[in-house]
C1' cells in the first nucleotide's frame, strides 16, 4: 500500500493433489465489402524493447552471416497532472509456409516480476 503488465472480481461441480465448468470485466489473434499492397524465412505476431558502431571467436585470406561483450540509439514506466533535465530499462518469446485493413462471426489469455513514491527545476491547480 503501491508499481510494470491485459492479467481482476464473482458463482459453481466433483472422486476435492482437477490443465473441472461458467459469468462479468480487461486484453490479444483470425476474419468481408471498400480501400490498400507486391510477393521470396532477409516471413509474420505479442511487447517500449528498434537501429548503429566497435571488439572478440572460428574459416588460408577477404567478404558475409552468426556467437559473446562494450558504447550509443528509436522508444518506455513510475504514488493526482503537464514540460524540461538527469538517473534507470531498451528484454524475452510465439506461429510454421498461412496472415494488410476489416462489420458480423470465430478463437485465445487473465501469467510473471518488483517496491516504500529515483532525483531536480518550472508550470498549472
Nucleotide at each position: 500500500c503501491g508499481c510494470c503488465a491485459a492479467a481482476u472480481u464473482c458463482c459453481u461441480g466433483g472422486u476435492a493433489c482437477c490443465u473441472g465448468g461458467g459469468a462479468a470485466g480487461c486484453g490479444g489473434g483470425g476474419g468481408a465489402a471498400c480501400c490498400a499492397u507486391a510477393u521470396u524465412a532477409c516471413g509474420g505476431g505479442u511487447g517500449a524493447a528498434u537501429u548503429g558502431a566497435u571488439c572478440u571467436c572460428g574459416c588460408a585470406a577477404c567478404a558475409g552471416a552468426g556467437u559473446g561483450g562494450u558504447c550509443a540509439u528509436a522508444g518506455g514506466g513510475g504514488a493526482a497532472c503537464c514540460u524540461u533535465c538527469u538517473a534507470c530499462c531498451g528484454a524475452a518469446u510465439c506461429c510454421u509456409u498461412a496472415a494488410g485493413c476489416u462489420a458480423a462471426c470465430c478463437u485465445c489469455g487473465c501469467a510473471g516480476g518488483c517496491a516504500u513514491u529515483g532525483g531536480a527545476a518550472g508550470g498549472a491547480g